Context: one part of a larger RNA
This record gives sequence, structure tokens and C1' cells, in this order.
RNA sequence: UUGGGCAUAAAGCAUCUGUAGGUGGUUUUUCAAGUACGCCGUCAAAUCCUAGGGCUGAACCCUGGACAGGCGGUGGAAACUACCAAGCUGGAGUAUGGUAGGGGUAGAGGGAAUUUCCGGUGGAGCGGUGAAAUGCAUUGAGAUCGGAAAGAACACCAACGGCGAAAGCACUCUGCUAGGCCGACACUGACACUGAGAGACGAAAGCUAGGGGAGCAAAUGGGAUUAGAGACGCCAGUAGUCCUAGCCGUAAAUGAUGGAUACUAGGUGCUGUGCCACUCAACCCGUGCAGUGCUUUAGCUAACGCAUUAAGUAUCCCACCUGGGGAGUACGUUUGCAAGAAUGAAACUC
Repeated sequence: UUGGGCAUAAAGCAUCUGUAGGUGGUUUUUCAAGUACGCCGUCAAAUCCUAGGGCUGAACCCUGGACAGGCGGUGGAAACUACCAAGCUGGAGUAUGGUAGGGGUAGAGGGAAUUUCCGGUGGAGCGGUGAAAUGCAUUGAGAUCGGAAAGAACACCAACGGCGAAAGCACUCUGCUAGGCCGACACUGACACUGAGAGACGAAAGCUAGGGGAGCAAAUGGGAUUAGAGACGCCAGUAGUCCUAGCCGUAAAUGAUGGAUACUAGGUGCUGUGCCACUCAACCCGUGCAGUGCUUUAGCUAACGCAUUAAGUAUCCCACCUGGGGAGUACGUUUGCAAGAAUGAAACUC
């Protein structure tokens, strides 16, 4: 390579948008490129296969034939694919009436708590631990009352709940703004799916510049523990954590499960929104669509388990895997201020 795979054994890009490409609903035409069929030419000989024959047999040799195909030409066929032309509405989209939401972004406001400062009361401890000590405190701590300031995070509601492509998003209000879902059916008429490269976004940590700094807290210091303690537990404490503007581009970025479409028993919750029926009204009951859970049949699976939110049955497109270590290393290249990131071997060894 053929083939087989990708939740957990190696393997789904962190996520999305989208170029080329690949694939593509339905009806009727055109055409004959693909396609299938017939005929012709050609694909040296030897070899392979096969029917015979010759060496006393065999290897070997001789004569003949054929399979499987390739390329070119030609003739007719027209179902399928492509092409041409004209349509259709179920896929997709636009418009419209509703609707839920911590979706995004900017601004404003709020209370609890914490710490610090000021003042009052008060007078000996506080704090911390397994036990202590370092630490704080008569220059008045801790406790308590009043006032002020600062920064960060938003208890309860809260959920197996909601929204978002993912990362993620929650005090309250307002402005701007994006997407979803449902219902009627008005319009366009395949406009679709996927997507190599490419672009956008991307937790935390980290970096640059300027602010900010309450609490927490790498590093660091001290006191303990211990054989030692560069740790766990204690007392302090700087970067950082926060904001603005840039960079970085990685995570067990997880559902360890790429996206799209169709089909395939049920039961039972929740969220959003319709319908029938009933009612004074709101429910309950029944039923549809979209999402989100649990449980389970067939089927699948090595098992665990998955099971209409598939890991079932199929189709299309992309990414990726090919024994362990060496190694996500070396070298080279791209990128970055750097840290690094991306791409990514081999020798050797088992």
C1' cells in the first nucleotide's frame, strides 16, 4: 500500500467562519464526456497459466491456445453521473406575529462582609495549634459602639435549570447589539453539506506600558514538626490576582465521543412555545415542535457501557492513528519582546 480503525486500547483540530476542492433534493428535455455493449487494430519474443509433444524420468526444450486487462478507432444505447434548457417546493434562506434567556458590549447605582484610619467605652491579654512558638498588645491590643476611606467579589433565589461556536456567562437598572425557538404560512427557487490552506475567537498562568492594590497569595523571611524538612499545619509577606491598551495561543480546552442528513420500540422528568378539549378563570388530561436529563428494547461493543442528544442502520466531507522507549526531543523553518508555541525526525534500544 490493500485493508482496518479513532469514548476508555495509538488516533476527533479547543471552537467557529469560510476559499479551492469533494459531495449534493425533485420533474421534463438536449447532448453523448463518463458509463455499459458489439466490431476492428494494437499491446515483439521469451516468461506465467493451460492442451499436447521431445530428451529412458525430471529440470529443460518444442508446437498450439487462453484468461485477465490497457490504449486507439468505429457503430448503435441513453437508465445513472456530468452538460444544455425550462420548471417545482419538501432542503436552505428572506419577510412577518410572538417569545425565553447569567449571550455580548458600554455606562450608572446598591447592600453585606473584609481591612485600614479617626473618635468613644474599657483594661490584659489576643491570636494560633495536635501541642506550641514566632506574631500583636499598657506608646492601650483583642472586644464593643459611632464615623470615614479603599479595593475586590456579588449570600439567599439556585435547580438534574437557562444562554452561548467554544473559551465562558449571575447584585440591580439603562443604552446599543447578536443569535435561537415557536406559529401562520407571503416571497426566492437548490441558493445546500463539508471544508485542505486562510481568517476570527480562545480559561488560567506568563510578558510589555500605565494605573490600582482591600482580601488572598507563588517567591521569600520567621516560628514549629522532623534524623533531616528546601514540604504538609502556623505567623508575616512580594510578584500576581483587579482596570486600560497590546502580546502570548496553550489546558484532563472532556461528552476523553468532528460536522451534516435520513431512518430505527418504549417509559418518565424539566425548560421554551403552540394546538384540541374543558372551565368564570387558572390548572389537570391529551397532542406537536425545539432543547435538556434519567431509565430501558432491538442493534452494537473486547468489556464497561451506548441506546431517537447512538458508541445502532446508512450516505457525504474533513482531521487523525499504525509497537514501547528515545521524543513531542534534536536539526531546520515559521512565529513571539521573552517564556515559549507550531511543524517534527533518526541513530540506538527492548
RNAcentral holds the full RNA, with entries from SILVA.
Predicted 3D model of a 350-nucleotide part of an RNA (small-subunit ribosomal RNA, central domain) from Neostapfia colusana.
NCBI's taxonomy places the organism under Eukaryota, Viridiplantae, Spermatophyta, Cynodonteae, Neostapfia.
Model confidence (mean pLDDT): 87 of 100.
Its Rfam family is "Bacterial small subunit ribosomal RNA". Gene Ontology terms of the family: ribosome and structural constituent of ribosome.